[in-house]
Context: one part of a larger RNA
RNA sequence: CUAUGGUUAAGGAACUCUGCAAAUUGGCACCGUAACUUCGGAAGAAGGUGUGCCCUCGAACGUCAGUCACCUCGCGUGGCGAAGCGAUUGAGGGUCGCAGUGAACUGGGGGUAGCGACUGUUUAUCAAAAACACAGGUCUCUGCAAAGACAUAGAAGUCGAUGUAUAGGGGCUGACGCCUGCCCGGUGCUGGAAGGUUAAGAGGAGUGGUCAUCGCGAGAGAAGCCAUGAAUCGAAGCCCCAGUAAACGGCGGCCGUAACUAUAACGGUCCUAAGGUAGCGAAAUUCCUUGUCGGGUAAGUUCCGACCUGCACGAAUGGCGUAACGAUUUCCCCACUGUCUCAACCAUGGACUCA
Numbered sequence: 001c002u003a004u005g006g007u008u009a010a011g012g013a014a015c016u017c018u019g020c021a022a023a024u025u026g027g028c029a030c031c032g033u034a035a036c037u038u039c040g041g042a043a044g045a046a047g048g049u050g051u052g053c054c055c056u057c058g059a060a061c062g063u064c065a066g067u068c069a070c071c072u073c074g075c076g077u078g079g080c081g082a083a084g085c086g087a088u089u090g091a092g093g094g095u096c097g098c099a100g101u102g103a104a105c106u107g108g109g110g111g112u113a114g115c116g117a118c119u120g121u122u123u124a125u126c127a128a129a130a131a132c133a134c135a136g137g138u139c140u141c142u143g144c145a146a147a148g149a150c151a152u153a154g155a156a157g158u159c160g161a162u163g164u165a166u167a168g169g170g171g172c173u174g175a176c177g178c179c180u181g182c183c184c185g186g187u188g189c190u191g192g193a194a195g196g197u198u199a200a201g202a203g204g205a206g207u208g209g210u211c212a213u214c215g216c217g218a219g220a221g222a223a224g225c226c227a228u229g230a231a232u233c234g235a236a237g238c239c240c241c242a243g244u245a246a247a248c249g250g251c252g253g254c255c256g257u258a259a260c261u262a263u264a265a266c267g268g269u270c271c272u273a274a275g276g277u278a279g280c281g282a283a284a285u286u287c288c289u290u291g292u293c294g295g296g297u298a299a300g301u302u303c304c305g306a307c308c309u310g311c312a313c314g315a316a317u318g319g320c321g322u323a324a325c326g327a328u329u330u331c332c333c334c335a336c337u338g339u340c341u342c343a344a345c346c347a348u349g350g351a352c353u354c355a
Base pairs, nucleotide, nucleotide: 001350002349003348004347005346006345007344008343010341011340014339019336027051028050029049030048031047036041038175052095053094054093055092056091057090058089059088061086062085063084066080067079068078069077070076096100108334109333110332111331113329114328115326116325120132121131136173137172138171139170140169141168142167148159149158150157176321177320178319179318181251182250183249186248187247188244189243190242191241192240195239196238197237201233202232206228207227208226209225210224213220214219252270253269254268255267256266279313280310291307292306293305294304295303
């Protein structure tokens, strides 16, 4: 110097990202216990008192000689129950120490707010959480040889399910309470079928090649074969018409106006599918920003309560509350302390020096 333990004057979080770490508390018995609440809790809330050993006395209880009743007459069942003993507990007195759960094991507590209802699950080996799951809610698919899934070259087969729409699959949300507004123009899904478009295929007008034949020749050219091929017919889909947002998603701008000023219930205008309702709001969301006001502090970029100017909250990509719960996050207080002011000493290892 370092690791692990131990003690410390005065102060007591001044340390620090943060009371990290340590300390405090601690068992049992009794007294006592707030807001809030889903009436279960919160709660071991908080906060107090007692606790060793010896002696004396009392009491409930257990055991039991016995006694009483019943009787199926038995080694029976039930009631009461002396002395003694056991065990628990109370009262009084005494006594020792600094200290009696004398060592060891053995909760620090309270207030506030965010998030997630809860118990649970997770990154084996840097993340345990506000992430995942969850009961509950809702939408959608599926009529049974179900939908969906596994398997195979193709099948057979299997799960779903020895289930049957109060069932099964999939998506979203996430206890509970109060609620969940407007928009179907776009995308998707569902339904519709009049018209438009349209594949293979059907169709075969026409065209070309070939050559019997005809022609003096140039050439023409039947049938067949080969090649090509117009009109016309032709499904779903798409266009089209509707529905649907707890489907994907979206939810405006400018100007003016009230008898101080300010503001604008009100009016005008443009655009849109519709212009953000309730609730919340500098928020896990607020850039400007340490917004402004209030509280707490001597002093507070954090915190709590308000305001609303929401850069860029907002209603199952759920909104706002919420008792209980949390090795969760923020802030404050009490207690407590070597975290610190500011260090010191002790013990046991290591490093180090010497052998």
The part of an RNA shown here (large-subunit ribosomal RNA, domain IV) has 355 nucleotides and comes from a Pseudomonadota bacterium. The coordinates come from a structure-prediction model, not an experiment, and the mean pLDDT is 85. RNAcentral holds the full RNA, with entries from ENA. Lineage of the source: Bacteria > Pseudomonadati > Pseudomonadota.